The RNA shown here (Glycine riboswitch aptamer) has 97 nucleotides and comes from Actinomadura rubrisoli.
RNAcentral holds the sequence, with entries from Rfam.
Taxonomically the source falls in Actinomadura (Bacteria, Bacillati, Actinomycetota, Thermomonosporaceae).
Its mean pLDDT, the model's own confidence on a scale to 100, is 79.
[in-house]
RNA sequence: UGAUCCCGUGCGGGAGAGUGCCCUCGCCGCCAGCGAGGGACGCCGAAGGAGCAAAUCCUCCCCGGAACCUCUCAGGCCCACGGACCGCACGGACCAG
Numbered sequence: 001u002g003a004u005c006c007c008g009u010g011c012g013g014g015a016g017a018g019u020g021c022c023c024u025c026g027c028c029g030c031c032a033g034c035g036a037g038g039g040a041c042g043c044c045g046a047a048g049g050a051g052c053a054a055a056u057c058c059u060c061c062c063c064g065g066a067a068c069c070u071c072u073c074a075g076g077c078c079c080a081c082g083g084a085c086c087g088c089a090c091g092g093a094c095c096a097g
Base pairs, nucleotide, nucleotide: 001097006092007091008090009089010088011087012086013085018041021039022038023037024036025035026034027033042077043076044075048073049071050070051069056064
């Protein structure tokens, strides 16, 4: 001096599934429409959470053993927010060279 990997921050991209039904309330003089809350059923999975295979040993058993796979507890199903993950920049840690 110091790449890759790792962590953090900022910016950008970022899917899916009822803008359906019932009840209550609010806006409005009423209808209609819009919004909020609650309920039932249906549905989605890429926050988080949970579950597991092979490799792994001389052999056997046990333990460990990932995910955008599975489950859907949570979350979500107009928009917004959120969003795994990807890209770029900056900062930090470690260290090969």